[in-house]
RNA sequence: GGGGAUGUAGCUCAAGGGUUAGAGCAGGCGGCUCAUAACCGCUUGGUUGGGGGUUCGAAUCCCUCCAUCCCUACCA
Numbered sequence: 001g002g003g004g005a006u007g008u009a010g011c012u013c014a015a016g017g018g019u020u021a022g023a024g025c026a027g028g029c030g031g032c033u034c035a036u037a038a039c040c041g042c043u044u045g046g047u048u049g050g051g052g053g054u055u056c057g058a059a060u061c062c063c064u065c066c067a068u069c070c071c072u073a074c075c076a
C1' cells in the first nucleotide's frame, strides 16, 4: 500500500428499516440473615465511534473519516 472484520450502558453482548434501544454482570436502595456472602425485589446509567446522505421513519441501508484486530504485498 491492498483486502476483510468489529465499534451499542462502567464490562460482556442483544436488537428482521417501524411504539420510548434492551439483557446479564457491575453500581445505588430495600428485603432476607445474629451478621456477611449467596438469593429476591426495585432502580440509576446511552451524542448506538465522528460527520454527511437516502427515507414518512436509520443502531440497522449508502458515502467519508477515526480507532482496534486479522490476512496479504513491498522495503530494510
Stems, first nucleotide, its partner, number of pairs: 001072007010025004018056001027043005049065005
The RNA shown here (transfer RNA) has 76 nucleotides and comes from Chthoniobacter flavus. It matches the Rfam family "tRNA". By type it is a transfer RNA. Model confidence (mean pLDDT): 83 of 100. The sequence was found in a public genome assembly.